[in-house]
RNA sequence: AGAGUUUGAUCCUGGCUCAGAGUGAACGCUGGCGGCGUGCUUAACACAUGCAAGUCGAACGAGAACGGGCCUAGCUUGCUAGGCUGUCAGCUAAGUGGCGGACGGGUGAGUAAUGUAUAGUUAAUCUGCCCCCUAGAGAGGGAUAACAGUUGGAAACGACUGCUAAUACCUCAUACUCCUUCUACCUUAAUGGUAGUUGGGAAAUGUCUUUUCGCUAGGGGAUGAGACUAUAUGGUAUCAGGUAGUUGGUGGGGUAAGAGCCCACCAAGCCUAUGACGCCUAGCUGGUCUGAGAGGAUGAUCAGCCACACUGGAACUGAGACACGGUCCAGACUCCUACGGGAGGCAGCAGUGGGGAAUAUUGCACAAUGGAGGAAACUCUGAUGCAGCAACGCCGCGUGGAGGAUGACGCAUUUCGGUGUGUAAACUCCUUUUAUAUGGGAAGAUAAUGACGGUACCAUAUGAAUAAGCACCGGCUAACUCCGUGCCAGCAGCCGCGGUAAUACGGAGGGUGCAAGCGUUAUUCGGAAUCACUGGGCGUAAAGGACGCGUAGGCGGGAUGCCAAGUCUGAUGUGAAAUCCUAUGGCUUAACCAUAGAACUGCAUUGGAAACUGGUACCCUAGAGUAUGGGAGGGGGAGAUGGAAUUAGUGGUGUAGGGGUAAAAUCCGUAGAUAUCACUAGGAAUACCGAAAGCGAAGGCGAUCUCCUGGAACAAUACUGACGCUAAGGCGUGAAAGCGUGGGGAGCAAACGGGAUUAGAUACCCCGGUAGUCCACGCCGUAAACGAUGUCAACUAACUGUUGGGACCUUAAAGGUCUUAGUGGUGGAGCUAACGUAUUAAGUUGACCGCCUGGGGAGUACGGCCGCAAGGCUAAAACUCAAAUGAAUUGACGGGGGCCCGCACAAGCGGAGGAGCAUGUGGUUUAAUUCGAAGAUACGCGAAGAACCUUACCUAGCCUUGACAUUGAUUGAACACUUUAGAGAUAGAGUGGUGCCCUUCGGGGAACAUGAAAACAGGUGCUGCACGGCUGUCGUCAGCUCGUGUCGUGAGAUGUUGGGUUAAGUCCCGCAACGAGCGCAACCCUCGUCCUUAGUUGCCAGCAGGUUAAGCUGGGCACUCUAAGGAGACUGCCUUCGUAAGGAGGAGGAAGGUGAGGACGACGUCAAGUCAUCAUGGCCCUUAUGGCUAGGGCUACACACGUGCUACAAUGGGGCGUACAGAGAGUUGCGAUACCGCGAGGUGGAGCCAAUCUCAUAAAGCGUCUCUCAGUUCGGAUUGAAGUCUGCAACUCGACUCCGUGAAGUCGGAAUCGCUAGUAAUCGUAGAUCAGAAUGCUACGGUGAAUACGUUCCCGGGUCUUGUACACACCGCCCGUCAUACCAUGGGAGUGGGUUGCACCAGAAGUGGCUAGUCUAACUGUUUACAGGGGACGGUCACCACGGUGUGAUUCAUGACUGGGGUAAAGUCGUAACAAGGUAACC
Repeated sequence: AGAGUUUGAUCCUGGCUCAGAGUGAACGCUGGCGGCGUGCUUAACACAUGCAAGUCGAACGAGAACGGGCCUAGCUUGCUAGGCUGUCAGCUAAGUGGCGGACGGGUGAGUAAUGUAUAGUUAAUCUGCCCCCUAGAGAGGGAUAACAGUUGGAAACGACUGCUAAUACCUCAUACUCCUUCUACCUUAAUGGUAGUUGGGAAAUGUCUUUUCGCUAGGGGAUGAGACUAUAUGGUAUCAGGUAGUUGGUGGGGUAAGAGCCCACCAAGCCUAUGACGCCUAGCUGGUCUGAGAGGAUGAUCAGCCACACUGGAACUGAGACACGGUCCAGACUCCUACGGGAGGCAGCAGUGGGGAAUAUUGCACAAUGGAGGAAACUCUGAUGCAGCAACGCCGCGUGGAGGAUGACGCAUUUCGGUGUGUAAACUCCUUUUAUAUGGGAAGAUAAUGACGGUACCAUAUGAAUAAGCACCGGCUAACUCCGUGCCAGCAGCCGCGGUAAUACGGAGGGUGCAAGCGUUAUUCGGAAUCACUGGGCGUAAAGGACGCGUAGGCGGGAUGCCAAGUCUGAUGUGAAAUCCUAUGGCUUAACCAUAGAACUGCAUUGGAAACUGGUACCCUAGAGUAUGGGAGGGGGAGAUGGAAUUAGUGGUGUAGGGGUAAAAUCCGUAGAUAUCACUAGGAAUACCGAAAGCGAAGGCGAUCUCCUGGAACAAUACUGACGCUAAGGCGUGAAAGCGUGGGGAGCAAACGGGAUUAGAUACCCCGGUAGUCCACGCCGUAAACGAUGUCAACUAACUGUUGGGACCUUAAAGGUCUUAGUGGUGGAGCUAACGUAUUAAGUUGACCGCCUGGGGAGUACGGCCGCAAGGCUAAAACUCAAAUGAAUUGACGGGGGCCCGCACAAGCGGAGGAGCAUGUGGUUUAAUUCGAAGAUACGCGAAGAACCUUACCUAGCCUUGACAUUGAUUGAACACUUUAGAGAUAGAGUGGUGCCCUUCGGGGAACAUGAAAACAGGUGCUGCACGGCUGUCGUCAGCUCGUGUCGUGAGAUGUUGGGUUAAGUCCCGCAACGAGCGCAACCCUCGUCCUUAGUUGCCAGCAGGUUAAGCUGGGCACUCUAAGGAGACUGCCUUCGUAAGGAGGAGGAAGGUGAGGACGACGUCAAGUCAUCAUGGCCCUUAUGGCUAGGGCUACACACGUGCUACAAUGGGGCGUACAGAGAGUUGCGAUACCGCGAGGUGGAGCCAAUCUCAUAAAGCGUCUCUCAGUUCGGAUUGAAGUCUGCAACUCGACUCCGUGAAGUCGGAAUCGCUAGUAAUCGUAGAUCAGAAUGCUACGGUGAAUACGUUCCCGGGUCUUGUACACACCGCCCGUCAUACCAUGGGAGUGGGUUGCACCAGAAGUGGCUAGUCUAACUGUUUACAGGGGACGGUCACCACGGUGUGAUUCAUGACUGGGGUAAAGUCGUAACAAGGUAACC
């Protein structure tokens, strides 16, 4: 410090996720030791049991217990039992009294301020114990508990009578600087101080042998506490008004003390947008965690403050409480009970139950520190010190070290060679931290006292001995292979992985990381500049308010003086300690602890400075405004007046149509329309001018004239003197539609009706048509209200158009120059993600306002406000996704555009689709009908040829190292033949045969055969979606790319685009490109002309011979031909057009613009085809999915399709005669002459390994005869009979021949195919395969056309451009209803809880007031048993908790039914959007 994730790729915006650190944690797996810490975050839920607050005999009476003493008894020194004894200088239960139980310990429920933090005030206060100072302690008195007796009650607990003590209680005396009344003086904002005066108020000579200790009054200190003030301290405005003791005053009361703290009276205030009041949440702080910091989160342990103690209320005592282990009352709960009544409060320490993911021992000790009491000894102390449990955290240590390579075994993997684990182990040597055992043994203590603890530590001995796991290994993110699984099981933090080769699941081997831990989950901060103070944005990504005016607020021009609030600076106080940081020190180190320093960024007080901000005083004119002038303008309001057009009405003319559409129809019209003329009526809108123009704040404004009226610009002077800018709330204006009332209504036109279109058409089109559109008044208050750009001000290049005003110049105009205010265009810097913007900023700055924070849910629900309604404004959450978005790029696509090409259309010729047959396919059938090929690019295709074989299929019979390959012990040559069984494979029997090479003569070797045992063979089994190779197709289309350079943030672009030209990215010109490669073309083959060479098997012109005929022969190589090599064609020449490339025409030429044809197929596309040509990974079978054999099947047959053949006839059929090819093939062959057969063919075998011989008669054609338009002398299917040939074999299932039979078919519906010249059409010939078996395929020649105006349209392609929400790329994407399931949520008759307001009832305990009742030791008086004063009890009034009733508010849960929303698999219906999305889309 960043990374992953939106896209085909890119840049941005933007969310989600990860890597880090932390925790009082929990869970999973694992677990050796020690130190130091920490440990109910949930039920402030309920608690059994024990302990946690007592102490003082030196306050008091007393003597139950213990001890002592004395006596007695049992009696042995001594023990046991009983009695007495409190003058017994021990001790002490219970009691009186004092002090302490307000500390210490716990918890965080309540509390958003009666709290806390910081800084102050207290001149408005108190303070036990402690310290200091001053003074004092005199005289008396009456009770009471304990105890004893009587008595009530189950108990708790009492009642009555009697006795007694005190440091308990009371009275009197004395007393200051105390309290109080009054007076005088000083002083203050209030107050306070000094002096005098009136009245009043104290005590225990108590304890002790003494010193001490204790007591009273006053003053001071310290400590602690109370009260008050300022500032700070959560969320929510979908909480906007709250408040009657409320705010203040006067007078009283009350308190330690100020105060409405309380009361009476008076006044009507007080708080609030700087957020009152309400609701929700929460103890606050020092600190802690994180972070670079600013911040954010948090408030366990430790420390400070607060609050609470079962729930609610209340007071008493006291220095201090409204009191955790005190009291009273009420309530809930638990327990005891004799049912009458009582007892209790773990949020003290342990512990129990419960809740929960989850949190410990019913331990030891007061040894230390501290606390209470005491004079002290001492007692008490679950505070505390320790121990126990827990890896809960931090820190430290260990689980061994060194050597050791046949790199052992095992495991894993493998390309079978090896490699990894791995010096790891074994083995050798060494060590002993830890462990175990034994012995010694602290500090903590300052005289005694040690729970911890025989602990830390030390020594000795034993022996590698006792001690390693967890997570991860696709990317982020360090670390890879095998097996299993097969969208299953599962993983997953995000992206995502898994559908038969998973580095992502599970296991294993190996590796990586951390380590007594490691992972997961939860949570906080960080990364996140993703709420942005530091430090973000708003044209198109989320985001500028529809526009203006203006209040509060914020901000504000120039000069001078003063003040000192902000600001800067110095000093002082404070900022508790601990923590953090630095240094040093102590535990063996560290964690931890100690000491010192720094720091605590804060607050307050005080001194200084005066630039800036602010305040104040005075001045200025540049901002702003006012006055004056002449102009511009669809600015606004009102009124008046026009013309054109539509429509309607009336009348005339006139006749059959009109209207409408892509085409129609509904509709109008013979009752006279449309058309046309005239007149009349009415409403709405204002052609031309008209424009990128003008005006207005925006919405918006358009005939002419008049009136009223707002604003802006310009020019020049004068005046005011900062009067300004912005603007939350507020107020006003605000298109269209809509609403209300009343008018108006020509045209247009939602709804609606009809006609079309359509699968449907509640639409688009047409015919009608009502609200509405118009006017007046009143509402509504929204728009893609847009420049998607808030307002104001300043500054920052140019050029150009236009509107208004002004100045100057001249040639005086329809001119030029300058300036100012608007409004447009181009464009530089800058900015921007890019697009773009650019003095009218989206540049550089300032001021203020509004708004945004992922997509969906949703601008929705609820609540509130507004509205007549429609609805508007404000405005969430649950849930869900990992994206959604912007700009630009490359493609692809478009029922977008431009240009161009192709038998693409058109123009022609001939087909196919109809028939029969052949063949292939589908389907069906079957035991099997083997398999593959499937739009174009499968279907006479693999198959250039299924009777057996082929053959892969089926049935049956057989074989199991196998039919085939390699290794191989043994044996035999090989091999040939006979015979038996069987369908055959096979099995059995027998006969013949001993070979070749070397030899040391033993033998060895090669080939072949046999063959135990094993390795292995074999597979036309699967996967063409694991592959190689080959092939099809786009397409013989003209394209596809690269290097360097340049442009762009980038994907990419440029080049390759443009203007021409071409068959062509062919070439030329231009150009930030310059070059190059694969393609095109050419080079290759065939054909066409000529030449050279050569001349047999070819040829024969001339010469000769010769035949019935014939190059038959001599001879020749001229010609033809054969087959080798050359020439030739290049737009080269001419004319013309053009810059050029090139085009058009012409000449010559065998051939002319690529001469014709072939081979040749760029980058790539279709997961195209093929595992059955071959090769091959993986998987599968192994007495079978392998191998052999026989028979069958691939040839089936209601049907459908493709490709062909033959036809339907006269351009023909038949008969007869007759002419002319090319290219091939041939020894397992072609096979002549001849003979036989009607024929297929047979007999036979000349010639030929081929320019020699054979196949081999070419056919159409030509000549002639016949048929005469018929289902025929067309057509030949089908079928009967007879044959031929091949072959072991012709039944399933061959071809051919002859005789007979003579089917459909009379030119073929929709739709469709091929072909542009030696082509189509037509005619025959040959070959491959092959024993035989072509209508198929391939090749060959013969005859030999028609047409192309042209590119509008169909199809395909190329190129440029445009739009895009597509990129699996339009066979794309995608919307809504409905149906099903699930989820959360709104409404809902209501129902059940919580909280709370108001009104009323009620009124325990307690306090205060009053008191006619009852009782009464201390004091007083005297009439001395009476009275007074005071007190207690009772009564009553006031306040008040619980409780009750009624009525509201609010919140939670739930509710039949219901609304929309979200998610989900391949559902249904349509096709709304994205292209002109097929009616442009949207608000």

This is a predicted structure of a 1483-nucleotide RNA (small-subunit ribosomal RNA) from an uncultured bacterium. Its mean pLDDT, the model's own confidence on a scale to 100, is 84.